[in-house]
RNA sequence: GGGCGAGUAGCUUAGCCUGGCUUUGAGCACCCGGCUGAUAACCGGGAGGUCGCCAGUUCGAAUCUGGCCUCGCCCA
Numbered sequence: 001g002g003g004c005g006a007g008u009a010g011c012u013u014a015g016c017c018u019g020g021c022u023u024u025g026a027g028c029a030c031c032c033g034g035c036u037g038a039u040a041a042c043c044g045g046g047a048g049g050u051c052g053c054c055a056g057u058u059c060g061a062a063u064c065u066g067g068c069c070u071c072g073c074c075c076a
Stems, first nucleotide, its partner, number of pairs: 001075007010028004020059001030046005052068005
């Protein structure tokens, strides 16, 4: 330098193909309460998201298009 893949909550991820019944959900972690002599487990509730960045298309973009950034694999 080229090709491919990945980037969504603190972590792991679903959703992306086929835009709108999606207020972007889930598990773990975290916080509060219940339970317990107490802890864990369990039960109930809660907070937490620039959907990597910029631009474009569109009535409408996490989702489509272009460029860029970061990481990984492969080729040279």

A computed fold for a 76-nucleotide RNA from a Thermoplasmatota archaeon, annotated as transfer RNA. The prediction has a mean pLDDT of 83. It matches the Rfam family "tRNA". Rfam classes the family as a transfer RNA. It was read from a public genome assembly.